[in-house]
Molecule: Bacterial RNase P class A
Organism: Acetivibrionales bacterium
RNA sequence: UGAGUAAGUCAGAUGGUCGCGGAUGCAGUACCGAAAGGUAGCAUACGAGGAAAGUCCGGGCUCCAAAGGGCAGGGUGCCGGGUAACUCCCGGUGAAGGCAACUUCAAGGAUAGUGCAACAGAGAUAUACCGCGUUCUGGGGAACAGAGAACGGAAGUAUUACCUGUUUUUUUGGAACGUAAGGGUGGAAAGGUGAGGUAAGAGCUCACCAGCGGCAUGGUGACUUGUCGGCUAUGUAAACCCCACCUGGAGCAACACCGCAGAGGGACGAUAUGGUGGCCCGCCAGUCCCGAGUAGGUGGCUUGAGCUAAUCAGAAAUGUUUGGCCUAGAUAGAUGACCAUCAAAUACAGAACCCGGCUUAUAGACUUACUCAGAAC
Numbered sequence: 001u002g003a004g005u006a007a008g009u010c011a012g013a014u015g016g017u018c019g020c021g022g023a024u025g026c027a028g029u030a031c032c033g034a035a036a037g038g039u040a041g042c043a044u045a046c047g048a049g050g051a052a053a054g055u056c057c058g059g060g061c062u063c064c065a066a067a068g069g070g071c072a073g074g075g076u077g078c079c080g081g082g083u084a085a086c087u088c089c090c091g092g093u094g095a096a097g098g099c100a101a102c103u104u105c106a107a108g109g110a111u112a113g114u115g116c117a118a119c120a121g122a123g124a125u126a127u128a129c130c131g132c133g134u135u136c137u138g139g140g141g142a143a144c145a146g147a148g149a150a151c152g153g154a155a156g157u158a159u160u161a162c163c164u165g166u167u168u169u170u171u172u173g174g175a176a177c178g179u180a181a182g183g184g185u186g187g188a189a190a191g192g193u194g195a196g197g198u199a200a201g202a203g204c205u206c207a208c209c210a211g212c213g214g215c216a217u218g219g220u221g222a223c224u225u226g227u228c229g230g231c232u233a234u235g236u237a238a239a240c241c242c243c244a245c246c247u248g249g250a251g252c253a254a255c256a257c258c259g260c261a262g263a264g265g266g267a268c269g270a271u272a273u274g275g276u277g278g279c280c281c282g283c284c285a286g287u288c289c290c291g292a293g294u295a296g297g298u299g300g301c302u303u304g305a306g307c308u309a310a311u312c313a314g315a316a317a318u319g320u321u322u323g324g325c326c327u328a329g330a331u332a333g334a335u336g337a338c339c340a341u342c343a344a345a346u347a348c349a350g351a352a353c354c355c356g357g358c359u360u361a362u363a364g365a366c367u368u369a370c371u372c373a374g375a376a377c
């Protein structure tokens, strides 16, 4: 200097003018309403996010509710720690990727059982298609040996044709036995590579590895390291399943209260009916409908497993202690416009009961640490 990896900060700021929202105060002041309650003015401080998004997990809170247990169903799945809890976070182990910094993992069990593995291929919980070897047996050729014509006046044709036999010869078939090394098919074919050995071969033997199992060492543990051993018939559980652990349901449109306006009427019924996913046991209680009604108002509604600084403990996540701060609560749903300055100013995008995570989208600027490559000193 370049290319990367991991973590983090900002997401416009400051000042001014006008506009919007609730809180507090003026003050229960003025006005409206049948009531509960609402509207208006001034001042003060405050007023959308790192993801507010997805609704994927976990809870707080409210109700069923007066009491639970089990089955089914669902969820998680290496080890240890953190947390209110989690499928989350931290740290490790193992595996895969990357030169590396690092990243990812749906990471228990195939010896409980069942299922599936198309096509190709001889054969996919088995097998011999091609091939290799041994023995037996045919055909053809070659060489050697034996025997041996016809034709011709003779020479010769001719050491020929035909026939027979032999061969560590050559070629091409068949049968039996052995083989699983080599070739082919396939994602995968009785662990892999190499050497010896064999009629040809094979863990048949040996060496080095992988797998499985035993013993020992280290570690809380996952697991690691060493050594020994028979030689080892695949994969798949993100198929059904087995094992270990966990697990009620519904949800702020939960739920509670107020006021005009309260009396009452009907149906079923005790071996019944009803009780917030299903079934069983247990337990409890009578249950449901009509009549003011699904019109209005108020609460819930924001002080929290809260944020932040320092110290201590810890490898870290995180926790203890001490101090500081209060920071939206709308309900057809609030923050917009203009001016000036600053170095970029914009991308993704707007709370609706609250919180802890994960996932997804994202323009620009900046910081720290680490890895690799090149160059210079």
Base pairs, nucleotide, nucleotide: 001373002372003371004370005369006368007367008366009365010364012342013341014340015339016338017337018336020047021046023044024043025042026041029040030039031038032037049348053359054358056357057356058355059354060353061251062250063249064248068281069280070279071278073247074246075245076244077243078092079091080090081089082088093107094105095104096103097102108242109241113240114239115236116235117234129183130182131179132178133177134176135175136174137173138172139171140170141169142167143166144165145164146163151156191209192208193207194206195205196204210232212229213228214227215226216225218223255299256298257297258296264290265289266288267287268286273285274284275283306325307324308323309322310321312319313318